[in-house]
Context: one part of a larger RNA
RNA sequence: UCAUGGUUAAGGAACUCGGCAAAAUGCCCCCGUAACUUCGGGAUAAGGGGGACCAUCCUGGUGAUAAACCCAUCGCGGUUUUGAGCUGGUGGUGGUCGCAGAGAAUUGAGAGAAGCGACUGUUUACUAAAAACACAGGUGCGUGCGAAGAUGUAAGUCGAUGUAUACGCACUGACGCCUGCCCGGUGCUGGAAGGUUAAGAGGAACGGUUAAUGCCCUUUGGGUGUGAAGCUGUGAAUUUAAGCCCCAGUAAACGGCGGUGGUAACUAUAACCAUCCUAAGGUAGCGAAAUUCCUUGUCGGGUAAGUUCCGACCUGCACGAAUGGCGUAACGACUUCUCUGCUGUCUCGACCAUGAGCUCG
Numbered sequence: 001u002c003a004u005g006g007u008u009a010a011g012g013a014a015c016u017c018g019g020c021a022a023a024a025u026g027c028c029c030c031c032g033u034a035a036c037u038u039c040g041g042g043a044u045a046a047g048g049g050g051g052a053c054c055a056u057c058c059u060g061g062u063g064a065u066a067a068a069c070c071c072a073u074c075g076c077g078g079u080u081u082u083g084a085g086c087u088g089g090u091g092g093u094g095g096u097c098g099c100a101g102a103g104a105a106u107u108g109a110g111a112g113a114a115g116c117g118a119c120u121g122u123u124u125a126c127u128a129a130a131a132a133c134a135c136a137g138g139u140g141c142g143u144g145c146g147a148a149g150a151u152g153u154a155a156g157u158c159g160a161u162g163u164a165u166a167c168g169c170a171c172u173g174a175c176g177c178c179u180g181c182c183c184g185g186u187g188c189u190g191g192a193a194g195g196u197u198a199a200g201a202g203g204a205a206c207g208g209u210u211a212a213u214g215c216c217c218u219u220u221g222g223g224u225g226u227g228a229a230g231c232u233g234u235g236a237a238u239u240u241a242a243g244c245c246c247c248a249g250u251a252a253a254c255g256g257c258g259g260u261g262g263u264a265a266c267u268a269u270a271a272c273c274a275u276c277c278u279a280a281g282g283u284a285g286c287g288a289a290a291u292u293c294c295u296u297g298u299c300g301g302g303u304a305a306g307u308u309c310c311g312a313c314c315u316g317c318a319c320g321a322a323u324g325g326c327g328u329a330a331c332g333a334c335u336u337c338u339c340u341g342c343u344g345u346c347u348c349g350a351c352c353a354u355g356a357g358c359u360c361g
Base pairs, nucleotide, nucleotide: 001357002355003354004353005352006351007350008349010347011346014345019342027051028050029049030048031047036041038174052096053095054094055093056092057091058089059088060087061086062085066081067080068079069078070077071075097101109340110339111338112337113336114335115334116332117331121133122132137172138171139170140169141168142167143166149158150157151156175327176326177325178324180257181256182255185254186253187250188249189248190247191246194245195244196243200239201238205234206233207232208231209230212226213225214224215223216222217221258276259275260274261273262272285319286316297313298312299311300310301309
């Protein structure tokens, strides 16, 4: 000096991002125990007292001994009483000792307020344990059984030796009070009159090939036309499905849920009016919030002093109703704020022990 333990006057969080770490609490018995609450809890709430040893009293257990009584049974019987010794008490009282009596070890700190998530659970094996995931509960959609769905090229298998109080998928996430408006867009479901539309069917028409044949010329030849059948190329009308267009429904489907101007007898504000646009213009509840930029908003509370915290306000940059809204007892190694206790976290350091540590001698 470092590490690990221990002690520390006075103060007691002044430390620090933050009481991180440490200290404190701790066991058993008795008394006592609030708000709130889903009446179960909260609760070991909180808070207070006792605890060793000795004596004595009280009160239990066991029950030697002794006595009385009973008998269709005379017994190692039954009933009642007595009560030595031993023993329990977390009971009462008195006393003794120590600094200290749950003497060590083991062994909850507590209270208040808010956020989030109902809860017990699960998770990033090796930086994240959470407010994330799951969850019971809720809702929607699909599925009538050879089910839907999944898997596999298939056979098949799972679903299920189940059968709509079942199974699959999706969203939400206990419970309480609730869950508003919009179907114009996208999706899904249903509809089928009309429009559009593929291959296929169809085969009008046009071409290629040339048996045959016309005409011309300088006629064993050459040139130039027409062109059947067959084969073959292109191919119009017509016919024709789903889909799309179209018509409806559907938001606990994906999603969306306005602007401007004016107006009341102080001022301010605008219940009210006008106007534009929209599919419809945000309802209840909540709101500077895990959401608020401006912002340390403003007011109130707590502090001597509070960018955090709590209660309000509403001007919601940019909350809002199962991408759920708002509450909520209980629960949480979650996050934030406060108080009591406690302390070497600190003022501000010091000392002791241990270590074949490191460094120096």

This is a predicted structure of a 361-nucleotide part of an RNA (large-subunit ribosomal RNA, domain IV) from Boudabousia marimammalium. The organism belongs to Boudabousia, within Bacteria. The coordinates come from a structure-prediction model, not an experiment, and the mean pLDDT is 85. RNAcentral holds the full RNA, with entries from Rfam.